[in-house]
Context: one part of a larger RNA
RNA sequence: UCCGGCGAGUUAAUGUAUGCAGCAAGGUUAAGAACCUCAGGUUCGGAGCCGAAGUGAAAGCGAGUUUGAAGAGAACGUAAAGUUGCAUGUAUUAGACCCGAAACCGGGUGACCUAUCCAUGAGCAGGUUGAAGUUGACGUAAAAGUCAAUGGAGGACCGAACCGACCCCCGUUGAAAAGUUGGCGGAUGACUUGUGGAUAGCGGAGAAAUUCCAAUCGAACCCGGAUAUAGCUGGUUCUCCCCGAAAUAGCUUUAGGGCUAGCCUUGCGGGCAGUUUAUCGGAGGUAAAGCACUGAAUAGCCGCGGGGUCGAAAGACUACCAACGCUUAUCAAACUCAGAAUGCCGAAUAAAUAUCCGCAGGAGUCAGACUGUGUGAGAUAAGUCUCAUGGUCAAAAGGGAAACAGCCCAGAUCUACAGCUAAGGUCCCCAAUAUACGCUAAGUGGAGAAGGAUGUGACAAUGCUAAGACAACCAGGACGUUGGCUUAGAAGCAGCCACUCAUUCAAAGAGUGCGUAAUAGCUCACUGGUCGAGUGAUGUUGCGCCGAAAAUUCAACGGGGCUAAGCGUAUAACCGAAGCUUAGGCAGUCAAUGACUGGGUAGGGGAGCGUUCUGUGCGGGGUGAAGUAAGAGCGAAAGCACUUGUGGACUGCACAGAAGUGAGAAUGCCGGA
Numbered sequence: 001u002c003c004g005g006c007g008a009g010u011u012a013a014u015g016u017a018u019g020c021a022g023c024a025a026g027g028u029u030a031a032g033a034a035c036c037u038c039a040g041g042u043u044c045g046g047a048g049c050c051g052a053a054g055u056g057a058a059a060g061c062g063a064g065u066u067u068g069a070a071g072a073g074a075a076c077g078u079a080a081a082g083u084u085g086c087a088u089g090u091a092u093u094a095g096a097c098c099c100g101a102a103a104c105c106g107g108g109u110g111a112c113c114u115a116u117c118c119a120u121g122a123g124c125a126g127g128u129u130g131a132a133g134u135u136g137a138c139g140u141a142a143a144a145g146u147c148a149a150u151g152g153a154g155g156a157c158c159g160a161a162c163c164g165a166c167c168c169c170c171g172u173u174g175a176a177a178a179g180u181u182g183g184c185g186g187a188u189g190a191c192u193u194g195u196g197g198a199u200a201g202c203g204g205a206g207a208a209a210u211u212c213c214a215a216u217c218g219a220a221c222c223c224g225g226a227u228a229u230a231g232c233u234g235g236u237u238c239u240c241c242c243c244g245a246a247a248u249a250g251c252u253u254u255a256g257g258g259c260u261a262g263c264c265u266u267g268c269g270g271g272c273a274g275u276u277u278a279u280c281g282g283a284g285g286u287a288a289a290g291c292a293c294u295g296a297a298u299a300g301c302c303g304c305g306g307g308g309u310c311g312a313a314a315g316a317c318u319a320c321c322a323a324c325g326c327u328u329a330u331c332a333a334a335c336u337c338a339g340a341a342u343g344c345c346g347a348a349u350a351a352a353u354a355u356c357c358g359c360a361g362g363a364g365u366c367a368g369a370c371u372g373u374g375u376g377a378g379a380u381a382a383g384u385c386u387c388a389u390g391g392u393c394a395a396a397a398g399g400g401a402a403a404c405a406g407c408c409c410a411g412a413u414c415u416a417c418a419g420c421u422a423a424g425g426u427c428c429c430c431a432a433u434a435u436a437c438g439c440u441a442a443g444u445g446g447a448g449a450a451g452g453a454u455g456u457g458a459c460a461a462u463g464c465u466a467a468g469a470c471a472a473c474c475a476g477g478a479c480g481u482u483g484g485c486u487u488a489g490a491a492g493c494a495g496c497c498a499c500u501c502a503u504u505c506a507a508a509g510a511g512u513g514c515g516u517a518a519u520a521g522c523u524c525a526c527u528g529g530u531c532g533a534g535u536g537a538u539g540u541u542g543c544g545c546c547g548a549a550a551a552u553u554c555a556a557c558g559g560g561g562c563u564a565a566g567c568g569u570a571u572a573a574c575c576g577a578a579g580c581u582u583a584g585g586c587a588g589u590c591a592a593u594g595a596c597u598g599g600g601u602a603g604g605g606g607a608g609c610g611u612u613c614u615g616u617g618c619g620g621g622g623u624g625a626a627g628u629a630a631g632a633g634c635g636a637a638a639g640c641a642c643u644u645g646u647g648g649a650c651u652g653c654a655c656a657g658a659a660g661u662g663a664g665a666a667u668g669c670c671g672g673a
Base pairs, nucleotide, nucleotide: 001673002672003671004670005669006668011094012093013092014091015090016089017088018087019086020085021084022083023082026050027049028048032044033043034042035041036040054061055060064076065075066074067073097235098234100232104225105224106223107222108221109220115199116198117197118196119195120194121193122192123191124189126158127157128156129154133150134149135148136147137146138145162186163185164184166183167182170179201217203213204212205211210219238608239607240606241605242604243603248261249260250259251258252257262365263364264362265361266360267359268358269357270356273355274353275352276351277350278349279347280346281345282344289336290335294332295331296330299327300326301325305321306320307318308317309316310315368393369392370391371390372389373388374387376385377384398409399408400407413585414584415583416582418581419580420579424575425574426573427560428559429558433572434571435570436569437568438567439566445562451546452545455543456542457541458540459539460538462536463535464534472530473529474528475527476526478503480501483497484496485495509524513522514521586598587597588596589595590594609662611659612658613657614656615655616654617653618652619651620650627646628645629644630643631642633640634639
């Protein structure tokens, strides 16, 4: 991993609802007894329970009662049949659908491992060092002391056994659930070790590490309470048919749980009460807007008041600040003089449609996701967070978007080698195309901004122009003057100043650039000539260009490839889905010759198939039962037949009844491969 078997809503009691059955103002027996009997049944048994009357705290009264002074008012009643059994749904109590803790408590078993202690034994090759003491000599008044010898101390030294475990390798489904090789520490001691004994879990022991107490230790192990509890995870077994959610609100030691409501379903009842559009009547303060209020914000005029200067004061002046007012011009979620659309509430009428409300049984849901629109939070970030309002997914398949829950189109009852369309497409992959007029030259199309540019098309308005423009070429471009100042110099051209003048002119700036140290020189504006027709600047707009750098591979059309097979406009076709239509079948609902309906998770409801056993009836079987293998059979499905082989003794159908009643999943259990 696979195969086979086993494997999860049960049982009892008590409520409650529905269905069926019995009896009915009644219904019903319980324990027990008697009889018959293999099981089991029949008959007694009215004790009790429910109902037929309520009300009051109660005495009590009673179709009424209670309260009360009340004959008032009010509250609860009086008008609608129950009860017993069986079945089904559901609730409660029990292990209560199954498996799963870590833990808690009780009673025991453990110190043969290990910790500490007690008693009694044992062990430590060899080598080294040489304490005290002692003796002798010297020494002293005597001592002290010195030297030599002797001596043999030590948690002394080196190092085997023994005990340990500092480093690396190896080992890591090991030779070993802690080891091996090599090196390493202690090795007469707080040493090591044998045997016997002591201490026990709310405990012991601990040179102390939450360390050890039998491979188990922040509280051992075994059995029991015990199926502890698990708002948590996993699993929960046949079929078809009808309907079909929610991921919200409030409350919650509540937030991944629950309760009530909302939304689903089933039954009964009401009977048009629901929804939409048109018309009418309402409330409102959003968008946009506005500045009348509250605030913010601003230029000017006026200038209450303040500051400053002068003055002894009065007061005067003021290139300072500035309220109010006026004019100009703005902003606001917590501003509004005013103010939509949509939405909301209500009524009648008309049209369309098919809901709506109440009671009762059963639920599930309380993690939502993306997308469009309107706000908020964030950074006008997020596949972000929080609301509102639509859609889709969730619970929705089909077609399109290359692929792609949430986007676009469209909602799959079944069959068809029939037709028409939607989105989207029509050169090939790949079903289906042509025409007309423009645009683009960038493979733009087939990513991208600010910004930049004689790209190119369209439109508008404008300057100059046959009295000759624009461009090019030829010629001129002068004079006061080197303007003044500055400066070493400043002469059109470093810088500063200037109503920047004036003269001669066809025209020529107190100078547009280059240039010089300063001059010089070149050039421009401006003018004449040559030439002979357009030329310059601007705005709006279409399509393009640059801006444009990323990591395995072209890789930013799905590919080929395309100059249209790109973009815009227009026309006519076609393709294209489980949409619609056509033909046939099945099912559901209803007012039934018909019409409408039949995607579906959680979930509600309905109808069936199959397994084992029991009862009754009818059967089958050694002339071959069950089981089993094969075979294009039948049925909408679960499933059910038939034939042949195998097999060798039981077994089927109908109608009822009862359940250990259906397996693919639970890191399921057991067995096998």
This is a predicted structure of a 673-nucleotide part of an RNA (large-subunit ribosomal RNA, domain II) from an uncultured Clostridia bacterium.